[in-house]
RNA sequence: CGUUCUAAAAGGCAAAAUUGCGGUAACGCAAUGACGCAAAGCCGCGGGUCCUCAUUCCUAAAAUCAGGAUAGCCGGGCUGCCAGG
Repeated sequence: CGUUCUAAAAGGCAAAAUUGCGGUAACGCAAUGACGCAAAGCCGCGGGUCCUCAUUCCUAAAAUCAGGAUAGCCGGGCUGCCAGG
């Protein structure tokens, strides 16, 4: 220096729920709060899942076209703390 495993130390993030705000919604942001997480740091590139105002269609439903969400669903890309074996 690199790889792998995973001890220690210093820390980090923050689920559900509640309140407020935004949004048609999924959901997001902030505060409180911790279920958990060695990338639960960042990125919508691939897949999955979720939502649906409007368009088309239409008695309606459903469908269609298209848009959005999820990084704590998985994969992938980039980056990062410590140093016991």
Background
This is a predicted structure of an 85-nucleotide RNA (c-di-GMP-I riboswitch aptamer) from a Candidatus Bipolaricaulota bacterium. The sequence was found by an Rfam model in a public genome assembly. NCBI's taxonomy places the organism under Bacteria, Bacteria candidate phyla, Candidatus Bipolaricaulota.